SAM riboswitch aptamer (S box leader) from uncultured Planococcus sp., 99 nucleotides, folded computationally.

RNA sequence: UUAUCGAGAGAAGUUGAGGGACUGGCCCUAUGAAGCUUCAGCAACCAGCCGAAAGGUCAGGUGCUAAAUCCAGCAGGCAAGAAAUUGUCUGGCAGAUGA
Repeated sequence: UUAUCGAGAGAAGUUGAGGGACUGGCCCUAUGAAGCUUCAGCAACCAGCCGAAAGGUCAGGUGCUAAAUCCAGCAGGCAAGAAAUUGUCUGGCAGAUGA
C1' cells in the first nucleotide's frame, strides 16, 4: 500500500491471577485467567495441483479455535422524546490477519 474481518473450529499437561489492543461499557475467569508444551480442529490469504476462464482441490507457509473486530468511541441521515437521551443506518477512525 492493498484485501478481508455478522461464517468456522478445543482438549490434555504445566502453572496460578488475570484476560477480552486502547478508553468507556459489558463480559469471561480458582467449576482455573494469561503464558508455555503436546495433541486435535477450523480456514483457501500465499504456495502446489487441475482448469482457457470462472472455479475446484490441497493443510506445505502463515493465521485462527467465548461473545459481530463483544458493543460503542469520530461525522452525518432517519425515527422516538419537552429535554437528557435512546434506537437504527451509512461513512470514517483505530485494530487484527494475509499478500

Of the family's consensus pairs, 97% are formed in the model.